[in-house]
Context: one part of a larger RNA
RNA sequence: ACCGGUGAGUUACCGUGCAAAGCAAGCCUAAUCACGUUUCAACGUGUGGAGGCGCAGUGAAAGCGAGGCCUAAUCGGCCGACAUAGUUUUGAACGGUAGACCCGAAACCAGGUGAGCUAACCAUGAGCAGGGUGAACCCCGAUGAAAAUCGGGGGAAGGCCCGAACUCGUCAAUGUUGCAAAAUUGUGAGAUGACUUGUGGUUAGGGGUAAUAUGCCUAUCGAACCUGGAGAUAGCUGGUUCUCCCCGAAAUAUAUUUUGGUAUAGCGGUGAGUCAUGCGGCGAAGGGGUAGAGCACUGAAUGAUUUGCGUUUCCUUACGGGAAUUCUUAUCAAUCAAACUCCGAAUACUUUCGUCGUUAUCUCACUAGUCAGACGUGCGGGGCUAAGCUCGUGCGUCAAAAGGGAAACAACCCAGACUCUCAUCUAAGGUCUCUAAACAAUACUCAGUGGUUAAGGAAGUCGUGAUUUUAAGACACCCAGGAAGUUGGCUCAGAAGCAGCCAUCUUUUAAAGAACGCGUAACAGCGCACUGGAUGAAAGUCGCGGCGCCGAAAAUGAACGAGGCUCAAGUAUUGUACCGAAGAUAGAGGGGGGUACCGUCCGGUACCCCCGGUAGGGGAGCGUUCUUAUUGCGGUGAAGGUCACCUCGUAAGGGGGGCUGGAGCGAUAAGAAGUGAGAAUGCCGGU
Numbered sequence: 001a002c003c004g005g006u007g008a009g010u011u012a013c014c015g016u017g018c019a020a021a022g023c024a025a026g027c028c029u030a031a032u033c034a035c036g037u038u039u040c041a042a043c044g045u046g047u048g049g050a051g052g053c054g055c056a057g058u059g060a061a062a063g064c065g066a067g068g069c070c071u072a073a074u075c076g077g078c079c080g081a082c083a084u085a086g087u088u089u090u091g092a093a094c095g096g097u098a099g100a101c102c103c104g105a106a107a108c109c110a111g112g113u114g115a116g117c118u119a120a121c122c123a124u125g126a127g128c129a130g131g132g133u134g135a136a137c138c139c140c141g142a143u144g145a146a147a148a149u150c151g152g153g154g155g156a157a158g159g160c161c162c163g164a165a166c167u168c169g170u171c172a173a174u175g176u177u178g179c180a181a182a183a184u185u186g187u188g189a190g191a192u193g194a195c196u197u198g199u200g201g202u203u204a205g206g207g208g209u210a211a212u213a214u215g216c217c218u219a220u221c222g223a224a225c226c227u228g229g230a231g232a233u234a235g236c237u238g239g240u241u242c243u244c245c246c247c248g249a250a251a252u253a254u255a256u257u258u259u260g261g262u263a264u265a266g267c268g269g270u271g272a273g274u275c276a277u278g279c280g281g282c283g284a285a286g287g288g289g290u291a292g293a294g295c296a297c298u299g300a301a302u303g304a305u306u307u308g309c310g311u312u313u314c315c316u317u318a319c320g321g322g323a324a325u326u327c328u329u330a331u332c333a334a335u336c337a338a339a340c341u342c343c344g345a346a347u348a349c350u351u352u353c354g355u356c357g358u359u360a361u362c363u364c365a366c367u368a369g370u371c372a373g374a375c376g377u378g379c380g381g382g383g384c385u386a387a388g389c390u391c392g393u394g395c396g397u398c399a400a401a402a403g404g405g406a407a408a409c410a411a412c413c414c415a416g417a418c419u420c421u422c423a424u425c426u427a428a429g430g431u432c433u434c435u436a437a438a439c440a441a442u443a444c445u446c447a448g449u450g451g452u453u454a455a456g457g458a459a460g461u462c463g464u465g466a467u468u469u470u471a472a473g474a475c476a477c478c479c480a481g482g483a484a485g486u487u488g489g490c491u492c493a494g495a496a497g498c499a500g501c502c503a504u505c506u507u508u509u510a511a512a513g514a515a516c517g518c519g520u521a522a523c524a525g526c527g528c529a530c531u532g533g534a535u536g537a538a539a540g541u542c543g544c545g546g547c548g549c550c551g552a553a554a555a556u557g558a559a560c561g562a563g564g565c566u567c568a569a570g571u572a573u574u575g576u577a578c579c580g581a582a583g584a585u586a587g588a589g590g591g592g593g594g595u596a597c598c599g600u601c602c603g604g605u606a607c608c609c610c611c612g613g614u615a616g617g618g619g620a621g622c623g624u625u626c627u628u629a630u631u632g633c634g635g636u637g638a639a640g641g642u643c644a645c646c647u648c649g650u651a652a653g654g655g656g657g658g659c660u661g662g663a664g665c666g667a668u669a670a671g672a673a674g675u676g677a678g679a680a681u682g683c684c685g686g687u
Stems, first nucleotide, its partner, number of pairs: 001687006011098006018091006026053003033046005057064002067079004101239002104236001108229006119203009128193001130162003133158001137154007166190003171186004205221001207217003214223001242621006252265005266370002268367006278358007285350002292343001293341002298337003302333004308327001310325006373398010403414003418589004423585003429579003432563003438576007450565001456550002460547010478533004483507003488502003513528001516527003590611009622676001624673010640660004645656004
């Protein structure tokens, strides 16, 4: 891992409504006892009225009583009566108490077992090759006045040195389903000591022991192990087993030592009741202070003028005056506001009424799930007018929704799947090929734009508008002129149109700046403005719109699904076709509900409506084991197993057949459950 087996809402008591049955102003017995049956564990029939519920309430109570209480007394208030329905049993459901659907803690407590491992200690024993160093102390000699110094010999100390046994375990490699649940090899530390070690003993878990590491106390230690309390508790995780039919949520409010739990309400289901209350459209009637707008209030805020007290500064002998400026007063102009409003919609909402349509609403009872929501969109708050962000509110979808489209894609677009059909029509979206289906017309685009983005930029191109010049010749190119006073004045080494400053006139002219650029040291020189000629037809400027261009950088090659597409297979507009879904229609069938009719309960016929579905509720069934009654099958082959066989049923399943197997097994009607397996890192076994 697979296969087989096994594996989870049970039982007792109490209670609630519902259903059925009995009796009914009543209903019922409990224990006990007697009899009967008998598989010996019970059952059945009687007996038993003890007692329980109901028939009357009210008050704390005494009590009173169709009334009672409150009170001195009620005008009064509260609870009742004025009549009815109870009770017993059974059943399924739910609630409560119990382990209470199953498995699962870490822990807590009690009583015991452990120091054969290890920690410390006690008693009694044992062990430490060899080599080195050479303390104290003693003796001898020399020198010396002495103190002492030097030399030699003896001596043997040490948590001394090197290093085996022994003890330890530094570093590395190997080992890592190992030789080993801690080892091996090499390397290393101590090795007469706080050394090592044998044997016997002592200390015990709220404890011991500890040169303290929270270490060790039998491969277990922030509190050992065993058994018990014990099925501890688990607002947590996981799992929870056959079928079909009907309905079908929530992810909100409030409260919570509460926020992943729970209670009540909201929303679901089921059963009764009420019979016009619901919802939608239209019309009528309402209140508002949002959007917008405005500045009349409250504030904010810009400029100009202005009032007043100041400050700085200038002029003035002084008085005084001028300028600047903070704050302040007022006026004018132009503004801003969720917590401003002189105003003020559209929608929305409310109530009532009318009308049309529709079929929901409401009340009671029982009984769930839900309290993590998500995205899209309209309007908003927070944030960065960030987030697949976060919080509201209205709507939609998903959740709990399949189908078609968007290449793929819960939430987007279309559309809500009872079943079947090799039928038809459509939606969104499409119609060159992949791939079902397309043509026509008029334009645009050359960028593969289409098939990524902005500010910004550009004689791209199409359309449209305004305006200017132009046959008295425009625009562009070409030819020619572009002068004189003058080298203007100043400055300067120089300054001559062209370093800089000032001025910028006059004349000749068709025209020509005291000069727009290049240039020179300064001149010179070359262009320009301006003018004439030549040429001969459009030229220039400013807008608006359509489609394109640049701007455009990321890590495998990836920004049309692909091929490929250019009078498109791109874009815009128009027309007519077609394709296209589980939508609609047609045909056949199944199920649920309503109404009407028929009918002997059951049910049948006609018409209409409905049948996506998670949590969840309700209904109807299938199958397994056993019991009772009735009735059957079986060696001419039961159960069980097996088969790509046949057949019936909407399904769970039923019947038949073949092979196997070799002795038991069904059907019908009831009843009772250890009643259905794929999941629980389930449990047991096999492979």
This is a predicted structure of a 687-nucleotide part of an RNA (large-subunit ribosomal RNA, domain II) from Candidatus Gottesmanbacteria bacterium GW2011_GWA1_44_24b. Model confidence (mean pLDDT): 83 of 100. Its Rfam family is "Bacterial large subunit ribosomal RNA". Its family is annotated with ribosome and structural constituent of ribosome in the Gene Ontology. The full RNA is in RNAcentral, with records from ENA.